[in-house]
């Protein structure tokens, strides 16, 4: 120093839980690292802290010890979020109601507030008016026969003159019908304020007179009352974020360290 054979060790670690405590089963992180059998109302041990079987590899890129490294993870602190309970002696907004008349507006000696009077508007009587409806009038038209005068022609009485009744036309009406600018009457009306009364007397408005300087709460202050949207305090869930904080801590790197026989 090199070869073959062995033996220590090794064949994943880590956080949180649970436990006297220590490992595993199970959850999570990291990350390739062996099989079988136990094991969360647990399963095996005892500070050297899984147990029991069996296989691989093996003195170094694997094994052991320092530091570097620092995925994740737990605690405390701090902050935002949602959504919940309870507070109005939270005077922070903000909203309602009242007082106040400090400001501004707005009316005002071309006379306000107010006071007195008398009218509208409103109810109600009658009356008129109008509209609607019917009547009358007046025109027109209108009766085969059952209206009226007049009745050709034909009939009938008569010896004759003459005479009766009475159809058609004609004219005149009657019930009907139609049409009337207007005149007259009668019915009706949420049309109308025209007339004359009662009635009523909050509000609106109109006129007159009397006074004679303010008025008016409409916007703002301001002063109480009052309500709980929003903030604001308190208490409790949830989620998610944050750290020059505290602790545990994979891989990976970097340095050191470590047998035993043989045999050359």
């Nucleotide at each position: 120093c090199c070869g073959u054979g062995c033996u220590a060790g090794g064949u994943g670690g880590g956080g949180a839980g649970c436990u006297a405590g220590c490992g595993g089963u199970g959850c999570c992180c990291u990350g390739c690292a062996c099989c079988c059998g136990c094991a969360a109302u647990c399963c095996g041990c005892u500070u050297c802290a899984g147990c029991g079987g069996g296989a691989c590899u093996g003195a170094a890129u694997c094994c052991c010890c320092a530091c570097c490294g620092g995925a994740g993870g737990a605690g405390c602190g701090g902050g935002u979020c949602u959504g919940u309970g309870g507070g109005g002696u939270c005077u922070g907004a903000c909203g309602u109601c009242g007082g106040u008349g400090c400001g501004c507006a707005g009316c005002g000696u071309u006379g306000a507030c107010g006071g007195c009077c008398a009218g509208g508007u409103c109810u109600u009587g009658c009356g008129c008016a109008a509209u609607g409806g019917g009547a009358a009038u007046c025109u027109g038209u209108g009766a085969a026969c059952c209206g009226g005068g007049u009745c050709a022609g034909g009939a009938c009485c008569g010896g004759a003159a003459g005479g009766u009744a009475g159809c058609a036309g004609c004219c005149c009406u009657a019930a009907g019908c139609a049409g009337u600018c207007u005149c007259u009457c009668c019915c009706a009306u949420g049309u109308g304020c025209c007339g004359c009364g009662a009635g009523g007397u909050a509000g609106c408005u109109u006129g007159g007179c009397c006074u004679g300087a303010g008025u008016c709460g409409g916007c703002g202050g301001u002063c109480g009352a009052u309500g709980g949207u929003c903030g604001c305090c308190c208490g409790g869930a949830g989620a998610g974020c944050u750290g020059u904080c505290u602790u545990c801590g994979a891989a990976g790197g970097u340095g050191g360290g470590u047998g035993c026989a043989c045999g050359g």